[in-house]
């Protein structure tokens, strides 16, 4: 240089083109003599710029970062 996969809250995944759920972290407050499990609540996010479309985390182009492969 080219090819391929990948980028989503603090961290690990999900997400027919109808707008983000789920675990756990962490805060709260029930439980409890305290703590721990538990339970109930609540904060956090789609890499970046562009285009398509009524709508885009998905689709389309470059870009950046990681990973693999090959001259």
């Nucleotide at each position: 240089g080219c090819c391929c996969c990948g980028g989503u809250g603090g961290u690990g995944a999900a997400a027919c083109g109808g707008a983000a759920u789920c675990a756990u972290u962490c805060c709260g407050c029930g439980c409890u003599u305290u703590g721990a499990a538990c339970g109930c609540g609540g904060c956090g996010g789609u890499u970046c710029a562009g285009g398509u479309u009524c709508g885009a985390a998905u689709c389309c182009u470059g870009a950046c970062c990681g990973g693999g492969g090959u001259g």